Annotation: Predicted 3D model of a 111-nucleotide RNA (SAM riboswitch aptamer (S box leader)). Its Rfam family is "SAM riboswitch aptamer (S box leader)". Gene Ontology term of the family: regulation of gene expression. The sequence was found by an Rfam model in a public genome assembly.
[in-house]
RNA sequence: UUCUUAUCCAGAGUGGCGGAGGGACUGGCCCGAUGAAGCCCGGCAACCUCGGUAUAUCAUACCGGAAGGUGCCAAAUCCUGCAGUGCACAUGUAGCACUGAGAGAUAAGAA
Numbered sequence: 001u002u003c004u005u006a007u008c009c010a011g012a013g014u015g016g017c018g019g020a021g022g023g024a025c026u027g028g029c030c031c032g033a034u035g036a037a038g039c040c041c042g043g044c045a046a047c048c049u050c051g052g053u054a055u056a057u058c059a060u061a062c063c064g065g066a067a068g069g070u071g072c073c074a075a076a077u078c079c080u081g082c083a084g085u086g087c088a089c090a091u092g093u094a095g096c097a098c099u100g101a102g103a104g105a106u107a108a109g110a111a
Stems, first nucleotide, its partner, number of pairs: 001111008013041001015040003021031003025081001027079002042073003047069002049065007077103001082100006089092001
């Protein structure tokens, strides 16, 4: 990098350093000198993992833990993009709601 599977409306700081950006991309809409990114500390969660229980026993489900490997800590993955359905009326290069897909993120496995 690619593929597979799972998850993405919960949760997490009145801290230190830092000093202007940040929210993947598009278009929006936001956050930010009452301090962005990044680093440290702290925290959340429970994918891997650890302990236990059950069963159709080498797998699955449930309960518990948080030592270890990751992850995460504004807003639903902030909304959106492609397709479809419904609604409203001003009948459109526009709006609202829903479903699916796509894209993205993270984990685990494989190549």
About this RNA:
Its mean pLDDT, the model's own confidence on a scale to 100, is 82.